Predicted 3D model of a 72-nucleotide RNA (transfer RNA) from a bacterium. Rfam family: tRNA. Rfam classes the family as a transfer RNA. From the family's description: Transfer RNA (tRNA) molecules are approximately 80 nucleotides in length.

RNA sequence: GCGCGAUUAGCUCAGUGGCAGAGCGACCCGUUUACACCGGGUAGGUCGUAGGUUCAAUCCCUACAUCGCGCA
Numbered sequence: 001g002c003g004c005g006a007u008u009a010g011c012u013c014a015g016u017g018g019c020a021g022a023g024c025g026a027c028c029c030g031u032u033u034a035c036a037c038c039g040g041g042u043a044g045g046u047c048g049u050a051g052g053u054u055c056a057a058u059c060c061c062u063a064c065a066u067c068g069c070g071c072a
Stems, first nucleotide, its partner, number of pairs: 001071007010024004018055001026042005048064005
């Protein structure tokens, strides 16, 4: 330099055009003498950045950034 992949909650990841989710973690309540386990609930997201397409974009297109793999 070229090609490919990844980027979504604190962490690990779903979500392939129509209101952003799960598990774990955090917090609260129940339970317990208390803790743990267990049950219920709550909070937490400019979906990497900037443009474009579309009535509508996490999703499609382009560029850039970061990380990883490969080729030279």